[in-house]
């Protein structure tokens, strides 16, 4: 760095430090930020993607393998103002609203 898969409208804060930008490719718009965005660390959550365990289903007759099924949250990662990944753009549709693209996150 490339390219599969699967999720992306649900949830989750406080403090400190930083000091100006930030909203997830590009562009237009809109917004949010010195009444402190960002970003960093300490705690502390939320979540269930993977491992672990435990329970149930096939197998198989082993202190076994499987599983798009349940359950836990030990670990791995992610995430925790507000706006649906803030609208839009390209296809389909009269529109509602569907796909695609870009993009984050897991996993192999």
């Nucleotide at each position: 760095c490339a390219g599969g898969c699967a999720u992306c409208a649900a949830g989750a804060g406080u403090g400190c430090g930083u000091g100006a930008g930030g909203g997830u490719a590009c562009u237009g718009g809109c917004c949010c930020g010195u009444u402190g965005a960002u970003c960093g660390c300490a705690c502390g959550g939320c979540a269930a993607c993977c491992u672990g365990u435990c329970c149930g289903g096939c197998c198989c007759g082993g202190u076994g393998g499987u599983u798009g099924g349940g359950a836990u949250a030990a670990g791995g990662u992610g995430c925790c103002g507000c706006c649906a990944g803030c609208c839009a753009g390209c296809c389909c549709g009269c529109a509602a609203g569907g796909g695609a693209c870009c993009g984050a996150u897991g996993u192999g």
A computed fold for a 108-nucleotide RNA from a Planctomycetota bacterium, annotated as SAM riboswitch aptamer (S box leader). Taxonomically the source falls in Planctomycetota (Bacteria, Pseudomonadati). Rfam family: SAM riboswitch aptamer (S box leader). From the family's description: The SAM riboswitch is found upstream of a number of genes which code for proteins involved in methionine or cysteine biosynthesis in Gram-positive bacteria. It was read from a public genome assembly, where an Rfam model found it. The model forms 97% of the base pairs in the Rfam consensus. The coordinates come from a structure-prediction model, not an experiment, and the mean pLDDT is 82.